[in-house]
RNA sequence: AUGUAAAUUUGCCGAACCACCUGUGAGGGUGUGGCGGAAAGCUUCAGAUCUUCGCUCGAAGAUGGCUGGGUUGCACAU
Numbered sequence: 001a002u003g004u005a006a007a008u009u010u011g012c013c014g015a016a017c018c019a020c021c022u023g024u025g026a027g028g029g030u031g032u033g034g035c036g037g038a039a040a041g042c043u044u045c046a047g048a049u050c051u052u053c054g055c056u057c058g059a060a061g062a063u064g065g066c067u068g069g070g071u072u073g074c075a076c077a078u
Base pairs, nucleotide, nucleotide: 001078002077003076004075012037013036018031019030020029021028022027035065041071042070043069045068046067047066048063049062050061051060052059053058
């Protein structure tokens, strides 16, 4: 630097449901739980979907576990 989750070792994250808190809302936080994930780490740059305002272009927000991009990292092999 590239490739890979097929094998090996050590681990990591934590879906839905439920409880509480929070937000107009999409949603977010904590706990339980564990669907699943080789970045299910981070990041709205592009698209997509969703929410709010407007109802006329549009504006503001949410989702990184929707896709792509950027960026950082672990194991093994070459």